[in-house]
Large-subunit ribosomal RNA, domain IV from a Desulfobacteraceae bacterium, 328 nucleotides, folded computationally.
The source organism's lineage runs through Bacteria, Thermodesulfobacteriota, Desulfobacteria, Desulfobacterales and Desulfobacteraceae.
RNAcentral holds the full RNA, with entries from ENA.
Its Rfam family is "Bacterial large subunit ribosomal RNA". Rfam links the family to the GO terms structural constituent of ribosome and ribosome.
Context: one part of a larger RNA
RNA sequence: UCUAGGCGAGGGAAAUCGGCAAAUUAGCCCUGUAUCUUAGGUAAAAGGGGUGCCUACUGUAUUCGUGAGAACGGGUAUGGUAGGUCGCAGUGACAAGGGGGUUCCGGCUGUUUACUAAAAACAUAGGUAGCCGCAAGGGCGAAAGCCUUCGUACGGCUAUUGAAUCCUGUCCAGUGGUGGUACCUGAAUCCUGAUUUCAACCGGGUGAAGGGCCGCUAAACGACGGGAGUAACUCUGACUCUCUCAAGGUAGCCAAAUGCCUUGUCGUGUAAGUUACGACGUGCAUGAACGGAUCCACGAGGACCCCACUGUCCCCGUCUAGAACCCG
Numbered sequence: 001u002c003u004a005g006g007c008g009a010g011g012g013a014a015a016u017c018g019g020c021a022a023a024u025u026a027g028c029c030c031u032g033u034a035u036c037u038u039a040g041g042u043a044a045a046a047g048g049g050g051u052g053c054c055u056a057c058u059g060u061a062u063u064c065g066u067g068a069g070a071a072c073g074g075g076u077a078u079g080g081u082a083g084g085u086c087g088c089a090g091u092g093a094c095a096a097g098g099g100g101g102u103u104c105c106g107g108c109u110g111u112u113u114a115c116u117a118a119a120a121a122c123a124u125a126g127g128u129a130g131c132c133g134c135a136a137g138g139g140c141g142a143a144a145g146c147c148u149u150c151g152u153a154c155g156g157c158u159a160u161u162g163a164a165u166c167c168u169g170u171c172c173a174g175u176g177g178u179g180g181u182a183c184c185u186g187a188a189u190c191c192u193g194a195u196u197u198c199a200a201c202c203g204g205g206u207g208a209a210g211g212g213c214c215g216c217u218a219a220a221c222g223a224c225g226g227g228a229g230u231a232a233c234u235c236u237g238a239c240u241c242u243c244u245c246a247a248g249g250u251a252g253c254c255a256a257a258u259g260c261c262u263u264g265u266c267g268u269g270u271a272a273g274u275u276a277c278g279a280c281g282u283g284c285a286u287g288a289a290c291g292g293a294u295c296c297a298c299g300a301g302g303a304c305c306c307c308a309c310u311g312u313c314c315c316c317g318u319c320u321a322g323a324a325c326c327c328g
Stems, first nucleotide, its partner, number of pairs: 001323008010314002014312001019309001027051005036041001038163001052085015086090001098307007105299002110122002126161007137148004165293003169224003174221002176217005183212003190205004225243005252286001253283001264280005
């Protein structure tokens, strides 16, 4: 110096990215328990008290002996009451929850990068849409054949969202899907014209799917801007007009896991807070199943605060075991 441990005056997170690590708590009995809530929970919430041993009495259950029976005398297990007694300490060792408040995300139990990631990722119950009437639809295979399926729409497959609750706005111009279609376009084949010795070559007609054209469709892919003017001080703009390309961000929510400017501004918390929480909103670039908002319970998830506790620290000391190194 390192590894694994024990203890520590006073202080108690001042250490640090961060209470990482360690410490605290701990079993059982009694008591008591807020807020919120999907009324089940939260909850062992939190908080408080007791706990050993000896003696006496007593309750319950059971068993043995004596006895004709009543009963008496013991044993075992488990409660209760009272008195006493020892220690610093009685779940005396081992074993054995630290707790609370707020918030983000994900409803939950579950799954995952075998060997650096366990999570907010995946899945999930529930919601929605599309295809399909079975010799179906979808998938594998060159085929034979097979799976879904000894199944049959309360089913199967595909896609998307992700419990429950309250909801899910506007836009079909673009891309896609789907339906229609008087007309236009539309290959080869076929019919045919001219030409050629015969052909090739060139032209006309017919004309499928598709396209043009006309509809529908956004819980399809997606989109939801800009510029002016305007109210009896000023400011603001309920109101009006307009442009590109269909419409012009509704309900909600927010400096958010989304806000560049930005440590935005105000408030709370601290003596002091780029973090945190509550608000505000011309939001660089929030927003409704690419789901929006909210929320009980849950989480080896992220962030902040408080109590308790401590060698994390002030500031290090000492002891035990082992290892390295130095000297002999």